[in-house]
C1' cells in the first nucleotide's frame, strides 16, 4: 500500500500545555489570540477482543481501535424531477474521504 465487508443527520470538558493555524483533495462556505494545530486529562461510542449468556439479541466498558464544530460542513461524477429555464432548487445512485474488522 491493495482488495473484501459494514458503518458515515445522534453523541462527547467554559480543564491543563501550547503558540498559528486548521476543516482530506479543488471550489465554496466556515473555524481560530473571547486563543487553531499538537500533546495530556477528561468525555462519547461501542466495531473487534473480554465478561456474561442462550439459539440470536440486549446488557457491561475490562483489553485493542475510533471519536470528541457544521451531515463525511456543503458541492466536485451519472440519472431523475421542479422552477420566473442557461441560472438556480430538490431528490437518487456512484466516486472520493475517514473509522473498523477481514485478507493479499
Nucleotide at each position: 500500500u491493495u482488495c473484501u465487508u459494514a458503518u458515515c443527520a445522534a453523541g462527547a470538558g467554559a480543564g491543563g500545555c501550547g503558540g498559528a493555524g486548521g476543516g482530506a483533495c479543488u471550489g465554496g462556505c466556515c473555524c481560530a489570540g473571547u486563543g487553531a494545530a499538537g500533546c495530556c486529562c477528561g468525555g462519547c461510542a461501542a466495531c473487534c477482543g473480554g465478561u456474561a449468556u442462550u439459539u440470536g439479541a440486549a446488557a457491561c466498558a475490562c483489553g485493542g481501535u475510533g471519536c470528541u464544530a457544521a451531515a463525511u460542513c456543503c458541492a466536485g461524477c451519472a440519472g431523475a424531477g421542479c422552477u420566473u429555464u442557461u441560472a438556480g432548487c430538490u431528490c437518487u445512485g456512484a466516486a472520493a474521504g475517514a473509522u473498523a474488522a477481514g485478507a493479499a